About this RNA: Model confidence (mean pLDDT): 82 of 100. The RNA shown here (SAM riboswitch aptamer (S box leader)) has 126 nucleotides and comes from candidate division NC10 bacterium SPGG6. Its Rfam family is "SAM riboswitch aptamer (S box leader)". Rfam links the family to the GO term regulation of gene expression. The sequence was found by an Rfam model in a public genome assembly. Of the family's consensus pairs, 97% are formed in the model. The organism belongs to Methylomirabilota (SeqCode), within Bacteria.
[in-house]
RNA sequence: UUCUCAUCAAGAGCGGCUGAGGGACUGGCCCGACGAAGCCGCGGCAACGGUCCCGUCAACGAAGUCGGCGGGGAAAAGUGCCAACUCCUGCAUCCCGAUAUUGCGCGGCGGGGUGAGAGAUGAGAG
Numbered sequence: 001u002u003c004u005c006a007u008c009a010a011g012a013g014c015g016g017c018u019g020a021g022g023g024a025c026u027g028g029c030c031c032g033a034c035g036a037a038g039c040c041g042c043g044g045c046a047a048c049g050g051u052c053c054c055g056u057c058a059a060c061g062a063a064g065u066c067g068g069c070g071g072g073g074a075a076a077a078g079u080g081c082c083a084a085c086u087c088c089u090g091c092a093u094c095c096c097g098a099u100a101u102u103g104c105g106c107g108g109c110g111g112g113g114u115g116a117g118a119g120a121u122g123a124g125a126g
Base pairs, nucleotide, nucleotide: 001126002125003124004123005122006121007120008119013042014041015040016039017038021031022030023029025090027088028087043082044081045080048078051074052073053072054071055069056068057067059065060064086118091115092114093113094112095111096110097109
């Protein structure tokens, strides 16, 4: 850096150094000198992979071993994370509402649902 798969409504911060930005991007809306980002120390959350235990299925079997599972559990060594739903939003579609119109409808506007996209994290492959 590319591809594939899974997850994204929960959860969890203090201190030191330093000193103006940060929340990926767009448009918003926020956070920030009562200290942003970064670095360091300590702490915490979760349980993706790995490990272990149990269950179950299948194979081989003497005991048992190995493997599978959108099964259950333990610890926390590998990652990750610790403002706001991934902060909201962008594209498509559906529903509702108001506006507008002589009237009906489309479009646009506001609210909501679903899906996609984008992004993040993990695992696997290149």